The prediction has a mean pLDDT of 80. c-di-GMP-I riboswitch aptamer from Candidatus Brocadia sapporoensis, 102 nucleotides, folded computationally. It was read from a public genome assembly, where an Rfam model found it.
């Protein structure tokens, strides 16, 4: 100096939940808070998964915030497709990187 590397030291991030704000939404930002994380640092224009919204298609009668309103001129919900998004704390991947006993 390099490799490996502990239940070591120092430091780091921050799930759920609560408050405030942005967004139709998934979700995100700030504050509080810690379930966890050795890349829980970066990249969503690399691939897959999951989720959201919109538009057709299928289908056919109620939906709903129950006042008002929406709906056979096909609603709500569901399934499939396409498009646009969210998630790097879903996985693979990309790129950068701290410490070191025996």
């Nucleotide at each position: 100096u390099a490799a490996c590397g502990a239940c070591a030291a120092a430091g780091g991030u921050a799930a759920a939940c609560c408050c405030u704000g942005a967004g139709u939404g998934a979700u995100c930002a700030g504050g509080g808070g810690a379930c966890a994380c050795a890349a829980a640092g970066u990249a969503a224009c690399a691939g897959g998964g999951u989720c959201u919204u919109u538009u057709g298609u299928a289908g056919g009668a109620g939906c709903g915030u129950a006042u008002g309103g929406c709906a056979u001129a096909g609603a709500u919900g569901u399934a499939a497709a396409a498009a646009a998004g969210a998630u790097a704390g879903c996985c693979u991947u990309u790129u950068u990187g701290c410490u070191a006993a025996a």